[in-house]
RNA sequence: GGGCGUGUAGCUCAAUUGGGAGAGCACUGGCUUUGCAAGCCAGGGGUCGGGGGUUCAAAUCCCCCCACGUCCACCA
Numbered sequence: 001g002g003g004c005g006u007g008u009a010g011c012u013c014a015a016u017u018g019g020g021a022g023a024g025c026a027c028u029g030g031c032u033u034u035g036c037a038a039g040c041c042a043g044g045g046g047u048c049g050g051g052g053g054u055u056c057a058a059a060u061c062c063c064c065c066c067a068c069g070u071c072c073a074c075c076a
Stems, first nucleotide, its partner, number of pairs: 001072007010025004019056001027043005049065005
């Protein structure tokens, strides 16, 4: 330098391939207990990696860039 893949909540990942951003764990509060854990109920938290474009509408499609992983090439 080139090909491919990944990037979504604090963490691990979904979003049925364009139409309401979610789950589990974690966190906060409550119930329960003498207390803790477990369990149950409720709640907070998101520029969907960044920018631009297409569209009535983009996490999703197109272009550029960034980071990470992987393969190849180059140098020696």
About this RNA:
This is a predicted structure of a 76-nucleotide RNA (transfer RNA) from a Pyrinomonadaceae bacterium. Its mean pLDDT, the model's own confidence on a scale to 100, is 81. The sequence is in RNAcentral, with records from ENA.